[in-house]
RNA sequence: CGAGCAAAUCGGCUUAUCGCUACUUGUAGAGGAAAGUCCGGACACCAUAGGGGAGCAUAGUGGGUAACGCCCAUCCGCCGCAAGGCGAGGACAAGUGCAACAGAAAGAAUGUACAGGUAAGGCUGUAGUGAAAUCAGGUAAACUCUAUGCGGUGCAACGCUAUGUAAACCAGCUCUUGAGGGUUCCCGCCCAACGCUGGAGGGUAAGCGGUUUGAGUUUGUAAGUGAUUGCAAAUCAAGAUAAAUGAUAAGCGCUCCGAUAGUUCGGAGAACAGAAUCCGGCUUAUGAUUUGCUCAUUUU
Numbered sequence: 001c002g003a004g005c006a007a008a009u010c011g012g013c014u015u016a017u018c019g020c021u022a023c024u025u026g027u028a029g030a031g032g033a034a035a036g037u038c039c040g041g042a043c044a045c046c047a048u049a050g051g052g053g054a055g056c057a058u059a060g061u062g063g064g065u066a067a068c069g070c071c072c073a074u075c076c077g078c079c080g081c082a083a084g085g086c087g088a089g090g091a092c093a094a095g096u097g098c099a100a101c102a103g104a105a106a107g108a109a110u111g112u113a114c115a116g117g118u119a120a121g122g123c124u125g126u127a128g129u130g131a132a133a134u135c136a137g138g139u140a141a142a143c144u145c146u147a148u149g150c151g152g153u154g155c156a157a158c159g160c161u162a163u164g165u166a167a168a169c170c171a172g173c174u175c176u177u178g179a180g181g182g183u184u185c186c187c188g189c190c191c192a193a194c195g196c197u198g199g200a201g202g203g204u205a206a207g208c209g210g211u212u213u214g215a216g217u218u219u220g221u222a223a224g225u226g227a228u229u230g231c232a233a234a235u236c237a238a239g240a241u242a243a244a245u246g247a248u249a250a251g252c253g254c255u256c257c258g259a260u261a262g263u264u265c266g267g268a269g270a271a272c273a274g275a276a277u278c279c280g281g282c283u284u285a286u287g288a289u290u291u292g293c294u295c296a297u298u299u300u
Stems, first nucleotide, its partner, number of pairs: 002295009012252007020029004031272001035283002038281005043154004050187003055150005060074005075089001076087004090145002095143002097139002112127005158209004169199005180191004216235008254269006
């Protein structure tokens, strides 16, 4: 210098002017992915929620976690010269199914050739085909079995408040019925008419709460190979609702290019993207920098 592997950090800063949102009125105000809505939870409501069956998901071993299909460690297998990467890696000794070509025969005997043997048989050996010829054969990204987990709907959940109206809606009582409908299937559960009483509303995605203090964040320390966890201290860091978080100017920083002995000067550039109940992941998009490691080659 070249080709690679793995990981980490950052995602500009300050000031001024104008503007937007919130409130405590002088302070605060997008991200590493706020994204996809793919997994897992918190929270809320609902028997159309329960019981059984069915169905779905996951799958070496051990650990972490609120939980996971996530993460860590490790074994085995595969890929790579290597650094490393990937794995749909439970069970075929319960049952069922499936198997190209070759081969006499492929899960079955109507057993091939040669040799041996018997009262009589593939009874015995060898050969040949094939991954496999009776071997506890292969195959579960075949049905299936095993273990574990799984109800549904999502903050437009849900609760409260205000105005006023119908023949529409809801609740209670009464009556009749269990036919019919809803619930994946069965049981169970829920639902209907008339009448009476009371409430209440479409406009309304109204207003307020839920709604940002939480498995929080930062630092230190201890345990652990690690994921992670314990303890202590400090700290509060967007909350909009058609939806705020912006624009302009100057300076500094960063990257690139050119000039220059140094130092400096001049020019250009800055990606993906935009919170909507809140967390933990995964995946995808994306700019720059740094570190460690591997292989090969050249020169000294």